[in-house]
RNA sequence: UUCUUAUCCAGAGCGGCCGAGGGACAGGCCCUAUGACGCCCGGCAACCAGCCAAUUAAUGGCAAUGGUGCUAACUCCUGCAGAUGAAAUGUCUGGCAGAUAAGCA
Numbered sequence: 001u002u003c004u005u006a007u008c009c010a011g012a013g014c015g016g017c018c019g020a021g022g023g024a025c026a027g028g029c030c031c032u033a034u035g036a037c038g039c040c041c042g043g044c045a046a047c048c049a050g051c052c053a054a055u056u057a058a059u060g061g062c063a064a065u066g067g068u069g070c071u072a073a074c075u076c077c078u079g080c081a082g083a084u085g086a087a088a089u090g091u092c093u094g095g096c097a098g099a100u101a102a103g104c105a
């Protein structure tokens, strides 16, 4: 980095440092010198490793030590197609794209 599988409507500081942009991309709409983003500490959660039970398998539970991850807004909304609707900036479903984990390469 490609691919495969699973998940993405929950949860998480009025702390310290830094000092200007940030929210993947486009269009919106937001956050931000009342200090955003990033880093440290703290916290949240439970994907993998761990333990227990069941089992052909699938699965369920426990714990939070280790490997990650996350810590504004539904993945902030839409971005393509279909259904529904008189219509809507509507509702639903499935994709594209994105993020995270694990695995083969």
Stems, first nucleotide, its partner, number of pairs: 001105001003103006013041001015040003021031003025079004042071003047067003050062004075097001080094005
This is a predicted structure of a 105-nucleotide RNA (SAM riboswitch aptamer (S box leader)) from Syntrophomonas sp. UBA4922. Its mean pLDDT, the model's own confidence on a scale to 100, is 85. NCBI's taxonomy places the organism under Bacteria, Clostridia, Eubacteriales, Syntrophomonadaceae, Syntrophomonas.